[in-house]
RNA sequence: AUCCGAUAAAAGCAAACUUAUGGUAACAUAGGGACGCAAAGCUAAAGGAGACAAUAAAUGUCUAGCCUGGCUGCCGGG
Numbered sequence: 001a002u003c004c005g006a007u008a009a010a011a012g013c014a015a016a017c018u019u020a021u022g023g024u025a026a027c028a029u030a031g032g033g034a035c036g037c038a039a040a041g042c043u044a045a046a047g048g049a050g051a052c053a054a055u056a057a058a059u060g061u062c063u064a065g066c067c068u069g070g071c072u073g074c075c076g077g078g
Stems, first nucleotide, its partner, number of pairs: 002078004012037002017032006035065001041071003046068003049063005
């Protein structure tokens, strides 16, 4: 540098549901809570997809725990 996650240890994140607040909404933030996660860290001004806004188009918002890509990174092994 690259590939892998069978084994071990340490640490981390936190779905559903729920409480509060914000939002027309999707949803977000914080507390509780754990279904899961080896990138469930970041990127929505990289592309696709989906959700919402009376939603077809356009436009805007949202989802990175929908997929691909990009950047960064712990432990162990080859």
The prediction has a mean pLDDT of 85. The RNA shown here (c-di-GMP-I riboswitch aptamer) has 78 nucleotides and comes from an Elusimicrobiota bacterium. The sequence is in RNAcentral, with records from Ribocentre. Lineage of the source: Bacteria > Pseudomonadati > Elusimicrobiota.